[in-house]
Context: one part of a larger RNA
RNA sequence: UGACGGGGGCCCGCACAAGCGGUGGAGCAUGUGGUUUAACGGGAUCAUUCGCGAAGAACCUUACCAGGCCUUGACAUCCAAUGAACUUUCCAGAGAUGGAUUGGUGCCUUCGGGAACAUUGAGACAGGUGCUGCAUGGCUGUCGUCAGCUCGUGUCGUGAGAUGUUGGGUUAAGUCCCGUAACGAGCGCAACCCUUGUCCUUAGUUACCAGCACGUUAAGGUGGGCACUCUAAGGAGACUGCCGGUGACAAACCGGAGGAAGGUGGGGAUGACGUCAAGUCAUCAUGGCCCUUACGGCCUGGGCUACACACGUGCUACAAUGGUCGGUACAGAGGGUUGCCAAGCCGCGAGGUGGAGCUGAGACAGGUGAACCGAUCGUACCUAAUACGGCAGUCUGCAACUCGACUGCGUGAAGUCGGAAUCGCUAGUAAUCGCGAAUCAGAAUGUCGCGGUGAAUACGUUCCCGGGCAAAGCCUG
Numbered sequence: 001u002g003a004c005g006g007g008g009g010c011c012c013g014c015a016c017a018a019g020c021g022g023u024g025g026a027g028c029a030u031g032u033g034g035u036u037u038a039a040c041g042g043g044a045u046c047a048u049u050c051g052c053g054a055a056g057a058a059c060c061u062u063a064c065c066a067g068g069c070c071u072u073g074a075c076a077u078c079c080a081a082u083g084a085a086c087u088u089u090c091c092a093g094a095g096a097u098g099g100a101u102u103g104g105u106g107c108c109u110u111c112g113g114g115a116a117c118a119u120u121g122a123g124a125c126a127g128g129u130g131c132u133g134c135a136u137g138g139c140u141g142u143c144g145u146c147a148g149c150u151c152g153u154g155u156c157g158u159g160a161g162a163u164g165u166u167g168g169g170u171u172a173a174g175u176c177c178c179g180u181a182a183c184g185a186g187c188g189c190a191a192c193c194c195u196u197g198u199c200c201u202u203a204g205u206u207a208c209c210a211g212c213a214c215g216u217u218a219a220g221g222u223g224g225g226c227a228c229u230c231u232a233a234g235g236a237g238a239c240u241g242c243c244g245g246u247g248a249c250a251a252a253c254c255g256g257a258g259g260a261a262g263g264u265g266g267g268g269a270u271g272a273c274g275u276c277a278a279g280u281c282a283u284c285a286u287g288g289c290c291c292u293u294a295c296g297g298c299c300u301g302g303g304c305u306a307c308a309c310a311c312g313u314g315c316u317a318c319a320a321u322g323g324u325c326g327g328u329a330c331a332g333a334g335g336g337u338u339g340c341c342a343a344g345c346c347g348c349g350a351g352g353u354g355g356a357g358c359u360g361a362g363a364c365a366g367g368u369g370a371a372c373c374g375a376u377c378g379u380a381c382c383u384a385a386u387a388c389g390g391c392a393g394u395c396u397g398c399a400a401c402u403c404g405a406c407u408g409c410g411u412g413a414a415g416u417c418g419g420a421a422u423c424g425c426u427a428g429u430a431a432u433c434g435c436g437a438a439u440c441a442g443a444a445u446g447u448c449g450c451g452g453u454g455a456a457u458a459c460g461u462u463c464c465c466g467g468g469c470a471a472a473g474c475c476u477g
Stems, first nucleotide, its partner, number of pairs: 009469005015461002019425005026316008034307002043052001064302007073125001077124002079121005086103001089100004107114002127291002130289003136285002138280003141276001143274001148187006154163003167178003193268004198236007208225002212223003239262001242256005318418001322377006335364001339358002344353003390409006431453007
């Protein structure tokens, strides 16, 4: 100078408390450990691993295993020879591959040849998801969106260093004010950016429909209109600006007015100096080391999907604030031409057929479910809930046996609200309800978004956890 303390002081945070809902018990989904295996590929593994990288393992992916094959190689550059490239068909084989076969002679040319491509040959070389993240770049997690981290000159100190940055107030904030051997400055804070909440202007189709007219079983369906909604570009608006009080004549705080919004209006993007030799050599790049008829490459099949068990994260429930049946209403944000797919017809259904429209404010998926109004069930392991098994099917795809999703019939397990313990959340939040998208042939209870309905509680800072500030720590850690 720092760090640490089961030392003290001040302050903050869903940190505790006050509440609401969960997890831990059940079944299943998924990840991990362990075990097993020819292989169950490798990484992550306190907080900061474990629905994590993976926005999607039947083949492929794929890195693993078994077997069959190749050796200048699947890929790049250079040299030589031959042939244009390319293409048809057949045979063997699990395929890779091997053998045979048909058509074809193109483009430029100084007629030497050249450009591109294919085959063969020789070697320089290729190749490696092999090792080292403790050799590295880049990127990322975390403390933490915490309020801190520093510099120049000056001053003080022999010096390491100190001062500034401490003190008195204040703030979400090293935010601002006052004081001050300091005076200034930089990276952070804040603001500038995006979005949402109010209004205005411009524009008016595919959106909208007040007034006028037509019209329908119904409907902005039509003429028409641009007022309104909306769309999307530009502006206005909030600044402690105004009033009162407190305060040190300050900064600021408390209350009020006006206002769509009030003191950072809500949300997002944005992550200082650094810490953890944190993570990643398997995104990529890269030093060194290692392999080179194999640790490289191709193929078929298998495995990553195993299963006594243990843990994490979720889904569905255990029901009456409910289930089932019928009726009826209301979103937002996204998507699509190898695509989204209407009407009609067939099927109990998954789906099939069909082909209109749409490169989309138009036509489509599709106009959501909870909610609301009725009926029924009547407290029962039940008309709740679904696993496992059986039978019959649908779809995708060369191909659903290992190992896909979905449908119908039948069957109907555990589970009656969960021990110790533990998690999330302060408002349009929690809880609950559905919808969409990425990935994707197919395959979400995951992820990322979107809207609908919509709470309770916060006395307070003694305690638990994490963080910030300054002082004491000599004699007494």